[in-house]
Context: one part of a larger RNA
């Protein structure tokens, strides 16, 4: 030095009750004001208990403090369907032999790992102080094993197919969402005037099953016969006849699921506040806007020509063929381990800080508007800790 600079974006408070020793900052109403492609919600990385409850206030918190992501203690994270573990390969990565090096070690074939990518399957509602596609009610569907009936040429690490992909444009159908009308439910008082074309609020339901549409692709079936697919092949391919538009896909809607659920409100206890349980329970529908979702892995178009591999599908081989296997059907029983609190554009990640930074993907209503600009606003969340 100095009680001085500074209390971290000028989005902002104000009563009133509570509790307390003690309230400008804590709980609770009311009234204000900010955000509102967020200052909202969901997931990922990341942190790792920071969740919720009950005590509690030295420190911690730029001031207070009864509060707190602070102290102590109890308490919380339920899966066959998410997600990973499984299957499968990519870039790399490791690599039996093996090559190369004096050696350490390089490099590399078989092969074994490696998602960020390829692979079965689960929706609605309800509940807890904290979990939920995970529990509870309903109502599903998928693998895989086993058993029982039928019916059957079954088998691979080999053959095919398929899986399988680019940019960019455009139109069509569509749903989600919103907006308007109808209902349904309640209100209608001050007044210059309002029983109305008036005000408030609600009009919500999946997954699967059944149909098989809008659209798209497009020949299929069938006889003969072959130097191709390392052997085979009835598959795949190629050649030549016959008879024919079959066939594959595919949102949506409809039906069912639902004589349910959830619903504005209203009854009843019980409670010191937040509250909490019980019950009942209305309409629940037309029109229009309509997407960057979906149909689309589609069509058009370009040139720089834009993963692989496995599950699936099929086809022989070895062999086995009244076993086994395979297919349809029904019935039964099983699905194991691991994460699942809780922040997550942030006070919890990364930046020594409760720091104006930074941090990948999803949804993101209404008025205005070409819009995800911008202004004001739902829902929802804060007023940024003198």
């Nucleotide at each position: 030095g100095a009680g001085u600079a500074g209390c971290g974006u000028u989005a902002a408070a104000g009563g009133g009750a509570g509790u307390g020793a003690a309230a400008a900052g804590c709980u609770c109403c009311c009234u204000c004001g900010c955000c509102g492609u967020a200052a909202g919600c969901c997931c990922a990385a990341g942190g790792u208990u920071u969740c919720c409850u009950g005590c509690g206030c030295c420190a911690c918190g730029u001031u207070c403090a009864u509060c707190g992501g602070c102290g102590c203690a109890g308490g919380g994270u339920g899966a066959g369907u998410c997600g990973g573990c499984c299957c499968c390969u990519a870039a790399g990565a490791c690599g039996a032999g093996g090559c190369g090096g004096a050696a350490a070690c390089g490099c590399g074939u078989a092969g074994u790992c490696g998602a960020u990518g390829g692979g079965a399957a689960a929706c609605a509602g309800g509940u807890c102080a904290a979990u939920a596609u995970u529990c509870c009610u309903g109502u599903a569907c998928c693998u895989c094993g086993c058993u029982g009936u039928g019916a059957u040429g079954c088998g691979a690490u080999g053959g095919g197919g398929g899986g399988a992909c680019g940019g960019a444009g455009a139109a069509g159908g569509u749903u989600a969402u919103g907006c308007c009308g109808g209902c349904c439910g309640g209100g209608u008082g001050u007044u210059g005037g309002a029983u109305g074309u008036c005000c408030c609020g609600g009009u919500u339901u999946a997954a699967g099953c059944g149909u098989g549409u809008a659209g798209g692709c497009g020949u299929g079936c069938u006889g003969u016969c072959c130097a191709g697919g390392c052997a085979a092949a009835u598959c795949c391919g190629g050649a030549u006849g016959g008879c024919u538009u079959a066939g594959c896909u595919g949102a949506g809607g409809c039906g069912u699921g639902a004589u349910g659920a959830c619903g504005a409100g209203u009854g009843c206890u019980c409670u010191u506040u937040u509250g909490a349980g019980c019950g009942c329970g209305a309409a629940g529908u037309g029109g229009u806007a309509g997407a960057u979702a979906c149909c689309c892995u589609g069509c058009u178009u370009c040139c720089a020509a834009g993963a692989a591999a496995a599950g699936c599908c099929u086809c022989u081989a070895a062999g086995c063929u009244u076993c086994a296997g395979u297919c349809a059907c029904a019935g039964u029983g099983g699905g194991a381990c691991c994460g699942u609190a809780c922040c997550g554009c942030a006070a919890a990640c990364c930046g020594a800080c409760a720091c104006u930074g930074g941090u990948g993907g999803g949804c993101g209503a209404g008025a205005u508007g070409a819009a995800a600009a911008u202004u004001c606003u739902c829902a929802g969340g804060c007023g940024c800790u003198u």